[in-house]
Molecule: small-subunit ribosomal RNA
Organism: uncultured prokaryote
RNA sequence: GGAAACGAUGGAAGCUUGCUCCCAGGCGUCGAGUGGCGGACGGGUGAGUAAUACUUAGGAAUCUACCCAGUAGCGGGGGACAACUCGAGGAAACUCGAGCUAAUACCGCAUACGCCCUACGGGGGAAAGCAGGGGAUCUUCGGACCUUGCACUAUUGGAUGAGCCUAAGUCGGAUUAGCCUUGUUGGUGAGGUAAAGGCUCACCAAGGCGACGAUCCGUAGCUGGUCUGAGAGGACGAUCAGCCACACUGGGACUGAGACACGGCCCAGACUCCUACGGGAGGCAGCAGUGGGGAAUAUUGGACAAUGGGGGCAACCCUGAUCCAGCAAUGCCGCGUGUGUGAAGAAGGCCUGCGGGUUGUAAAGCACUUUCAGUAGAGAAGAAAAGCCUAGGGUUAAUACCCCUGGGUCUUGACGUAACCUACAGAAGAAGCUCCGGCUAACUCCGUGCCAGCAGCCGCGGUAAUACGGAGGGAGCGAGCGUUAAUCGGAAUUACUGGGCGUAAAGCGCGCGUAGGCGGCUUUGUAAGUCGGAUGUGAAAGCCCAGGGCUCAACCCUGGAAUUGCAUUCGAUACUGCAGAGCUAGAGUAUGGUAGAGGGAAGUGGAAUUUCCGGUGUAGCGGUGAAAUGCGUAGAUAUCGGAAGGAACACCAGUGGCGAAGGCGACUUCCUGGGCCAAUACUGACGCUGAGGUGCGAAAGCGUGGGGAGCAAACAGGAUUAGAUACCCUGGUAGUCCACGCCGUAAACGAUGAGAACUAGAUGUCGGGAGGAUUUAGCCUUUCGGUGUCGCAGCUAACGCGUUAAGUUCUCCGCCUGGGGAGUACGGCCGCAAGGCUAAAACUCAAAGGAAUUGACGGGGGCCCGCACAAGCGGGGGAGCAUGUGGUUUAAUUCGACGCAACGCGCAGAACCUUACCUGGGUUAAAUCCAACAGAAUCCUUGAGAUUAGGGAUUGCCCUUCGGGGAAUUGUUGAGAAGGUGCUGCAUGGCUGUCGUCAGCUCGUGUCGUGAGAUGUUGGGUUAAGUCCCGCAACGAGCGCAACCUCUGUCGUUAGUUGCCAGCAUUAAGUUGGGCACUUUAACGAGACUGCCGACGUCAAGUCGGAGGAAGGUGGAGACGACGUCAAGUCCUCAUGGCCCUCAUGCCCAGGGCUACACACGUGCUACAAUGGUCGGUACAAAGGGUUGCGAGACCGCGAGGUGGAGCUAAUCCCAAAAAACCGGCCUCAGUUCGGAUUGCAGUCUGCAACUCGACUGCAUGAAGUUGGAAUCGCUAGUAAUCGUAGAUCAGCAUGCUACGGUGAAUACGUUCCCGGGCCUUGUAUAUACCGCCCGUCACACCAUGGGAGUCAGAUGCUCUAGAAGUCAGGUUACCCGCAAGGGGCCGUACCACGGUGGAAUUGCUGAUGG
Repeated sequence: GGAAACGAUGGAAGCUUGCUCCCAGGCGUCGAGUGGCGGACGGGUGAGUAAUACUUAGGAAUCUACCCAGUAGCGGGGGACAACUCGAGGAAACUCGAGCUAAUACCGCAUACGCCCUACGGGGGAAAGCAGGGGAUCUUCGGACCUUGCACUAUUGGAUGAGCCUAAGUCGGAUUAGCCUUGUUGGUGAGGUAAAGGCUCACCAAGGCGACGAUCCGUAGCUGGUCUGAGAGGACGAUCAGCCACACUGGGACUGAGACACGGCCCAGACUCCUACGGGAGGCAGCAGUGGGGAAUAUUGGACAAUGGGGGCAACCCUGAUCCAGCAAUGCCGCGUGUGUGAAGAAGGCCUGCGGGUUGUAAAGCACUUUCAGUAGAGAAGAAAAGCCUAGGGUUAAUACCCCUGGGUCUUGACGUAACCUACAGAAGAAGCUCCGGCUAACUCCGUGCCAGCAGCCGCGGUAAUACGGAGGGAGCGAGCGUUAAUCGGAAUUACUGGGCGUAAAGCGCGCGUAGGCGGCUUUGUAAGUCGGAUGUGAAAGCCCAGGGCUCAACCCUGGAAUUGCAUUCGAUACUGCAGAGCUAGAGUAUGGUAGAGGGAAGUGGAAUUUCCGGUGUAGCGGUGAAAUGCGUAGAUAUCGGAAGGAACACCAGUGGCGAAGGCGACUUCCUGGGCCAAUACUGACGCUGAGGUGCGAAAGCGUGGGGAGCAAACAGGAUUAGAUACCCUGGUAGUCCACGCCGUAAACGAUGAGAACUAGAUGUCGGGAGGAUUUAGCCUUUCGGUGUCGCAGCUAACGCGUUAAGUUCUCCGCCUGGGGAGUACGGCCGCAAGGCUAAAACUCAAAGGAAUUGACGGGGGCCCGCACAAGCGGGGGAGCAUGUGGUUUAAUUCGACGCAACGCGCAGAACCUUACCUGGGUUAAAUCCAACAGAAUCCUUGAGAUUAGGGAUUGCCCUUCGGGGAAUUGUUGAGAAGGUGCUGCAUGGCUGUCGUCAGCUCGUGUCGUGAGAUGUUGGGUUAAGUCCCGCAACGAGCGCAACCUCUGUCGUUAGUUGCCAGCAUUAAGUUGGGCACUUUAACGAGACUGCCGACGUCAAGUCGGAGGAAGGUGGAGACGACGUCAAGUCCUCAUGGCCCUCAUGCCCAGGGCUACACACGUGCUACAAUGGUCGGUACAAAGGGUUGCGAGACCGCGAGGUGGAGCUAAUCCCAAAAAACCGGCCUCAGUUCGGAUUGCAGUCUGCAACUCGACUGCAUGAAGUUGGAAUCGCUAGUAAUCGUAGAUCAGCAUGCUACGGUGAAUACGUUCCCGGGCCUUGUAUAUACCGCCCGUCACACCAUGGGAGUCAGAUGCUCUAGAAGUCAGGUUACCCGCAAGGGGCCGUACCACGGUGGAAUUGCUGAUGG
């Protein structure tokens, strides 16, 4: 300014008298605009920011609306502009023109206590009203006037808030060391700001910051606090609180007390939306909500009831601040899912030793209770006010208004169907998750079989998995439990508290020295450090303590303590600092001595090598493990003389000397550094260490110029070797040497930084001094300085160190933080180069490493042994055959054994059987027990047989009540059961082999060591021996050794039959008589023990020699095999766990196979011949076996053998002849009178049966083979060699095996070497232990990383360009406003955002490729 509807009030009309309608913007109310205040608070987020920030403590040159207090005012005027009306443009947003109008809007005038400016004369500058009340007085009746409240103006002070300055603190990187700079640092002047100030400008000066880390890069909001930790610390900065920054990205100002403003404006940019394509609009890091992203994070809820904020006089309005509710076990706290009783210890499950155990009082059953949830009822506090009425007090002229204090009245609850309480019914609706090998509380079964799987670390799983999966049981926590991710702890594993550096990672190669750090004695002052008191501050919350409130608790409230800090102030003065004065013990200077391969320069010397010249001289020299290349008849090597040249300096020479280290060695001279000693004098702390810096610094290497004898990388040749780019040899160039200049590294080591002090000794040696003794060249004592060895305390993980510390302390520097990658890459600095210094990460492993221990091992050492070698003898390897094995073959060629330690082995004996294998046939068989039935048992028939099917024959013993019963045996049925030479010897027992008959292996107690362990058990001797002796921190003991046992060798006693025969008798004969002396047998004894002598030896053990003796030093053999090793062998002797088969992987039977045969190997036999073969003759054993047996004499056969049967149950008889040997004959060196394979014929024996597949005999045949390559085996004395004999197995079968005797050697110097073993010691990167461990290349695949022609992207500073909006000098006045000044407008300077250009430096991704 306006008002449609609704409401109240007043008025009016109609009347049905309580309803309808009308009027009044006068009101409530609604409402665009002007004006005021607030939108700078509250709420969100953490992008930026390493300092314009934060924290703590201070400061001066400032502003502050509203609020409080004080002082002084609030007079009088003017002209506009919105709204509105009319018109115009536009799609819209909105805009333009004309006209009207109000104010607490705007502008002058007046006034100015205080205020501002000033040249101190002066000058300048304000304001506004609104509401309530009123007694006088005045009035134009509107009011004036007075007063109260609010508002307003000027100003002072306060409070609050804000701005500014200073100091200290506040992450990582030095592979960022010089940077900023020309407003940078300061000054003068001016401008500007609320305010100091280069904040800005003009001029002047050339400064400012930086190893106490500037600049740059990366990362990050800060704090109170939170988590953890004993603390110190470490990590973090959610919620709550303080500060800062930001508001789509960048820039800018306006307004205002306050902003350069989250929900204001302008510009640029990106994005989204609308559009009529001309233009416009927007900013959830407010509350909800949506999409996207993600492993992942909630409702488009209720209310202003409380607390608080803004506006308002107030009522009241606004408030996603806030208070509540919803969702999520996300966290913290509390509660429940029942309580008592209950043994038949139920059922079921699981386990089992089959008895039981366990689940388990658990359940059921019985007796109770009702929290929570459910249903119904009842029901506080959070509310204080404000408003209205009223009493008193204040203000005032006032009993108005207003304010304060009481009383009354009237209301105000989102949460909320809430808290709390009562009633009802019924155990009723309410338990899971993880784990059970150790760490770590909790154990068994089944399944699986290095599979499936587990796993935080160690690690489980390959047929008995407490570790996988399931089950039963158990343990832990419990509305939760477990996993994943993260932080701190343990971790003394970055060590301030609180570590180290000889060898584990770690002392710079060594000096000088800057900064810095540290620093002797006395005293004075000061009071910075230090210590004490007080004051201020250290916000609140949190943590801690006390008390209180929700039934407890979580939670909340009140108070205290704490906040270890900072600042101010007052004291103390021992110590440190600072200033002053002194001292001499540290340090230094002077004087006198002294040792030295200390350094530099010049000169000199001899020995040796080489070369050259000359002489003598002749065929080799040289070199090696052996050779060759090489040199030499053109005269070498050798030897003599001379000359040249270079390099190095024998002896002395020594853990001796000197030097900081590297290093230094003939002699002389010159120059020169340092040390040590002695006695005095002087200076007066002058010292120590030393980041950076600087110098020195072996060898090799590099540059320039010399030199070059020897040596010698590279190179050449010769050897060695599988090869030999090596070791060895012949040559040989750089180099080695000198001068000058680089390099700057070494196991530059004592693997030990420098300096100072303290802490037992002993003993060498070097340099000096003092004292003593003495014959001066031998000494003793002591002291200072060096250099060694040992050693106490102490230290050390140990080894070890130990006054020359690795001990005890102080000061300073350097360095370390698992192994590899890597002392590498990139970057930087240095270098001529080679390269050096500095120095990561990705990735990868679960170790790498030190010291010590016990074994084992060594082409390490010492000692010792063994047929181990050597010395010998004889073999095998060559031939034929036998036998075993491999391989091959096969239906099967059964299986096992595999270096020694498998291969004439299991097998002490495969034609059938054995036999396990193959083919074929058959089958529930055999044994045991029980029950029932039947018949005695048994024998014959079929078939290849097993067996099947049926039939026949024969009947026994005991008892008897004559019915029968019983024993034994057979058959049938049933039951449980059986059987397996199937697998695993790597699940096992037992047995065995082997090292090895080697001398070792252990224990108790003690001692030593942190410990593993050691000692004993080692050492000196000795032995076959760990046998014994001695010694000894050991003393003892056990298993082994030896002995005890057996055989054998001598003698004795006893006993003589089957044995023996000296003497006697006798015979063919010890045959017989006789005898028992001898032999012998078999029982008991003796004997041998280093006992005796000598020597040696430690007065020992013992060894050597000797005597005696049958035997001499364990007399010779055997049995006997320690702790252990080899996952040795055996499941096919036996036993046995587990697994597997059940008309078959069991059992029975016939036939075949194990006996094959291009080949290879092992073990044997027979030979190759004359030490022999053959023929004849003659001797001498031992030990065995024999009645299903050995079988004599006799006879037959050429013979194997046959007939026959004496004797013998064995010192009686038999097998049984021993054979080599000896005597004699023949053979005469040859494939034979050697050799006997093979083959033919004929036989014998055993046996059911000799075809596959036996042995033997006779005749005939007569192969290979003439002593065996490489390599290899056995044996040391009654042994090797050689000769025969017997036995077991066995019907038969022996070249094998086991035993027996006969004949009967050679050799052993010796322990260097080969093999094996024992003891001690040493090294070790080995411990399934040298058959160990382990390195590098190459091939292929993959992973990570550096370089890489480049490509792409980012951030950065610089140059130039550009210049929006804005601020701001300046200019202008066609237009608008104004009386004018002037303003707006327009132009434009400077600054400046986005953008563009160039070159630079930098970061990241990516990149063929070759590494």